[in-house]
Context: one part of a larger RNA
RNA sequence: CUGGGCGUAAAGGGAGCGCAGGCGGCACGGCAAGUCUGAUGUGAAAACCCGGGGCUCAACCCCGGGACUGCAUUGGAAACUGGAGGACUGGAGAGCAGGAGAGGGCGGUGGAACUCCAUGUGUAGCGGUAAAAUGCGUAGAUAUAUGGAAGAACACCAGUGGCGAAGGCGGCCGCCUGGCCUGUUGCUGACGCUGAGGCACGAAAGCGUGGGCCGCAAAGAGGAUUAGAUACCCUAGUAGUCCACGCGGGAACCCUUAGGGACCAAGUGUUGGGGGUGAAACCUCAGUGCGGAAGUUAAGCGCAGUGAGUCCUCGGCUGGGGGAGUAGGCACGCAAGUGUGAAACUC
Numbered sequence: 001c002u003g004g005g006c007g008u009a010a011a012g013g014g015a016g017c018g019c020a021g022g023c024g025g026c027a028c029g030g031c032a033a034g035u036c037u038g039a040u041g042u043g044a045a046a047a048c049c050c051g052g053g054g055c056u057c058a059a060c061c062c063c064g065g066g067a068c069u070g071c072a073u074u075g076g077a078a079a080c081u082g083g084a085g086g087a088c089u090g091g092a093g094a095g096c097a098g099g100a101g102a103g104g105g106c107g108g109u110g111g112a113a114c115u116c117c118a119u120g121u122g123u124a125g126c127g128g129u130a131a132a133a134u135g136c137g138u139a140g141a142u143a144u145a146u147g148g149a150a151g152a153a154c155a156c157c158a159g160u161g162g163c164g165a166a167g168g169c170g171g172c173c174g175c176c177u178g179g180c181c182u183g184u185u186g187c188u189g190a191c192g193c194u195g196a197g198g199c200a201c202g203a204a205a206g207c208g209u210g211g212g213c214c215g216c217a218a219a220g221a222g223g224a225u226u227a228g229a230u231a232c233c234c235u236a237g238u239a240g241u242c243c244a245c246g247c248g249g250g251a252a253c254c255c256u257u258a259g260g261g262a263c264c265a266a267g268u269g270u271u272g273g274g275g276g277u278g279a280a281a282c283c284u285c286a287g288u289g290c291g292g293a294a295g296u297u298a299a300g301c302g303c304a305g306u307g308a309g310u311c312c313u314c315g316g317c318u319g320g321g322g323g324a325g326u327a328g329g330c331a332c333g334c335a336a337g338u339g340u341g342a343a344a345c346u347c
Base pairs, nucleotide, nucleotide: 004318005317006316007301008299014201016199017198021194022193023192025088028085031082033081034080035077036076037075038074039073040072041071042070048066049065050064051063052062053061054060091191092188093187095184096183097182098181099180103177104176105175106174107173108172109171110154115149116148117147118146119145120144121143125136126135162169163168206247207246208245209244210243211242215241216240221235222234223233259313260312261311262310263309267290268289269288270287271286272285273284274283275282295303296302320347321346322345329340330339331338332337
């Protein structure tokens, strides 16, 4: 360079914003850089290809032609790409009018439950297990009642329900705030898509400083079990789990399926709008499910308008298993470690 791929075989970046770059709607006139075409010059010779000739043939040599796919100058073409111009509205955005929502941040607040404290009632057990024991209890436990304290999580509603780019988000109220959908088609007039680097986000665990600590609970301890039991079960229990600020950036971060656009059978459920109606039916937009045709697929795995179908575009990634996500280098981090990422050797 050419070509094959990425749901499950190797392979989709965890997810977004976005500089450069790549790609880019409809119509018009003009330019002529790309593009196409004519001419001229050049593209040394040899080699190469075709034709012919000379050594007895061949290798080799000689002659003619072609080729040298290129470059430069110049004349021309204007469909496509491109740069410049003015114009358009279908892409994109904004306005106006409505709408749904666990979207985010901060502050406040409520009830149930668990635990603890105080007091009353009350007495010998409670707890736990397959069975037990450790443990708790006559210094009065468990149970029960009233009052109080504290922390954490929000039963029912709850739903292949909703929102968010992903991670994720669930009591209630208020404040601040992002996105989305519908109707309207009066506004701007291609303002778009993607996006190497970069920036910011990113569950749980973990780290730093300070706070908090009800319940739960790595570690460690005890009781059991067992041949042993560094476990599974039980009793207690520390980090942690919670809050603030900062760090970290690994995940089965999964729909194992990157983003955007166009096109391509019917059917059925549902969420939020709009139209329609007395109410419906029905129509329509945006989502979310099921089933399934064509098509597709290695697969009668399956996907199928939410594509893994038919195409266009941009970026990421892949090339037998192990060695190895290791070594070394570099960068980042407080550390843990993370990012980038081989080879020898071996099957």